[in-house]
RNA sequence: ACCCGAUAAGAGCACACCCGUCGCGAGACGGGGCCGCAAAGCCAGGAAUCUCGAAGCACCAUACGAGAUCGUCCGGUUGCCGAA
Numbered sequence: 001a002c003c004c005g006a007u008a009a010g011a012g013c014a015c016a017c018c019c020g021u022c023g024c025g026a027g028a029c030g031g032g033g034c035c036g037c038a039a040a041g042c043c044a045g046g047a048a049u050c051u052c053g054a055a056g057c058a059c060c061a062u063a064c065g066a067g068a069u070c071g072u073c074c075g076g077u078u079g080c081c082g083a084a
Stems, first nucleotide, its partner, number of pairs: 004082002012037002017032006035071001041077003045074003048069006
C1' cells in the first nucleotide's frame, strides 16, 4: 500500500411511516423519524424494476420515445478508521 472489516473509537447517511412543497406519474426536495448501511459518497455507462407518452375510432403496449430508482445488481471514480 492492497485485500479485509471488529459487540473498537470518533463522525456520517437515513427504509417504512408522519407533516409540508413539487411532479400526470414512477418519484423528488425540506423537517421529523427509525429499519438498516464501511461507501446507504458521487456517476444513470450495462442489466433489472417501475412511470408516462404512443397514428382517424376502440383496445393492447413487443419494438419505440421521454423519464424514475445508485437503499436492486454490475461497472467507473473518490474517501474516514485500523483489531484479527
About this RNA
The prediction has a mean pLDDT of 80. Predicted 3D model of an 84-nucleotide RNA (c-di-GMP-I riboswitch aptamer) from a Gemmatimonadota bacterium. The model forms 95% of the base pairs in the Rfam consensus. Its Rfam family is "c-di-GMP-I riboswitch aptamer". On this family, see Weinberg et al., Nucleic Acids Res 2007: "Identification of 22 candidate structured RNAs in bacteria using the CMfinder comparative genomics pipeline". Gene Ontology term of the family: cyclic-di-GMP binding. The sequence was found by an Rfam model in a public genome assembly.